Overview
A computed fold for a 485-nucleotide part of an RNA from an uncultured prokaryote, annotated as small-subunit ribosomal RNA, 5' domain. The full RNA is in RNAcentral, with records from ENA. The coordinates come from a structure-prediction model, not an experiment, and the mean pLDDT is 87.

Context: one part of a larger RNA
């Protein structure tokens, strides 16, 4: 001098764009953030509507309707958080073989014919509650057999074994086997990746092999036996620190420093373990154990997890709204119409950072009064001010009024933006004048009170302290703290 997710001090007129718990991965009241498909299936409440009975209170039967809940499918591994751990193939690069891929795209073939439960539902029961328990029926694109085997896989002696669902409706959506093919994902190598030797030794599945087990795969991943190896002053082992990267600040560069916000990778989801479902998880808003916490309880036993928007308490110098809207972009389900999306669009709060206008413009000297200084002549503040002559930028006030949305559909919004009006009218502060360092004097203080980055000022004339006057310098900012280069 630059920089910053800053804070604090004195001020504070508008707009854009951005940015906004760096501390306690501390605890959390509320309310939302994952749902959808009646074109997969059974059943079917209100409510209308007829008809029948009625003690006039309704009630039965059928129609209509389609709500809440079920079973099924698909999605909840995606989006959304925060960085606790973590020195690792975790990240970055660049290569590799032994792999799997729901949906999506191309290409072949098939889709034939039966059973048998179980939710829901009814009854009975159990319990404060959360939730069951026992008998009855039932539907399917749940579930099982049978036939078929284009194909595929494995053997190869003979041979054994795997498949399918349908529904809508005119040409659609789906199933099953099966080649490839996008995209995505598992695994391995090389090289690079913090600070310590006041840490020198470490190491038994540890190292390698043979069989085999497992997994979608290669492998001490995991077991048996067999060998006694493996690493390591080019830093092994311990300890400490740290999510990595594209980036971002600095710098002429090499560097040094960082890794908010955006974006890719990873790891985590109250804290430790486990598995289960499923293509995919060891699953943030799923399950199950254990512990700590906090809640309900009828005391027997349940119930919860904001690092997801908001919001609350705490901690703290220090950080917003319990807001609108799915209209755009995306995503999940659906044929679809639409549902559902605290992603995402927006709004609000904060001068927190950048960037833009503004606070007037032109004249105006008897150099006006005040103020300051004075050598008492004068000098300054100062063309500044009053006047006089314009102008309306933003703000405010009527009125019009978007793109953003290919046909409709607008949260933002009567927002932006135009046209019209009134009026200098609503809008300037902070710091500094000892040198470094731009910018001097008078007054008070008297080593006092006080400044202060450094070097120093203050003891009676202090440009250095405190006030005035004047002056410099940046301006809706200015100092200062603090941290980086």
């Nucleotide at each position: 001098g630059g920089a910053c997710g800053a804070a604090c001090g004195c001020u504070g007129g508008c707009g854009g764009c951005a940015g906004g718990c760096u501390u306690a991965a501390c605890a959390c009241a509320u309310g939302c953030a994952a749902g959808u498909c009646g074109a997969a299936c059974g059943a079917g409440a209100a409510u209308c509507c007829a008809g029948g009975c009625u003690u006039c209170g309704g009630c039965c039967u059928g129609g209509u309707g389609g709500a809440a809940a079920g079973u099924g499918g698909c999605g909840c591994a995606c989006g959304g958080g925060g960085g606790a751990g973590g020195a690792a193939c975790g990240c970055g690069u660049g290569g590799g073989a032994a792999c799997c891929u729901g949906c999506c795209c191309c290409g072949a073939g098939g889709u034939g014919g039966g059973g048998a439960a179980c939710a829901a539902c009814c009854g009975c029961u159990g319990g404060a509650a959360a939730c069951g328990g026992c008998g009855g029926c039932u539907a399917a694109u749940a579930c099982c057999g049978c036939a078929u085997a284009u194909c595929u896989c494995c053997g190869g002696a003979g041979u054994c074994c795997g498949c399918a669902a349908g529904g809508g409706c005119g040409g659609c959506c789906g199933c099953c086997u099966u080649g490839g093919g996008a995209g995505g994902g598992g695994c391995c190598c090389g090289c690079g990746u913090u600070g310590g030797a006041u840490u020198a030794g470490c190491u038994u599945g540890u190292u390698g092999g043979u069989g085999g087990g497992g997994u979608a795969a290669a492998g001490g991943c995991c077991c048996a036996c067999c060998a006694a190896g493996g690493c390591u002053u080019c830093g092994a082992u311990c300890c400490a620190u740290a999510g990595c990267u594209g980036g971002u600040c600095u710098g002429a560069g090499a560097g040094g420093a960082u890794g908010a916000u955006c974006a890719g990778c990873c790891a985590c989801a109250c804290u430790g373990g486990g598995a289960c479902u499923g293509a995919g998880a060891c699953a943030c808003g799923g399950c199950c154990c254990a512990g700590a916490c906090u809640c309900c309880u009828a005391c027997g036993g349940g119930a919860g997890g904001c690092a997801g928007c908001a919001g609350u308490g705490g901690g703290g110098a220090a950080u917003a709204u319990u807001g609108g809207a799915c209209a755009a972009u995306g995503g999940g389900c659906g044929c679809a119409a639409g549902c559902c999306u605290g992603a995402u669009c927006c709004a609000g709060c904060c001068a927190u950072g950048c960037c833009g206008c503004g606070u007037g413009a032109g004249u105006g000297a008897a150099g006006a009064a005040g103020g300051c200084c004075u050598u008492a002549g004068g000098g300054u503040u100062g063309u500044a001010a009053a006047g006089c002559u314009c102008u309306u930028u933003c703000a405010c006030c009527c009125g019009c009024g978007a793109a953003g949305a290919u046909g409709a559909u607008g949260a933002c919004g009567g927002u932006a933006g135009c046209g019209g009006g009134a009026g200098a009218a609503g809008a300037a502060g902070c710091c500094c004048c000892g040198g470094c360092u731009a910018a001097c004097u008078c007054c008070g203080u008297u080593c006092c009170a006080g400044c202060a980055g450094c070097c120093g000022c203050g003891g009676u004339a202090a440009u250095a302290c405190g006030a005035g006057g004047g002056g410099g310098g940046c301006a809706a900012g200015c100092g200062u703290u603090g941290u980086c280069c």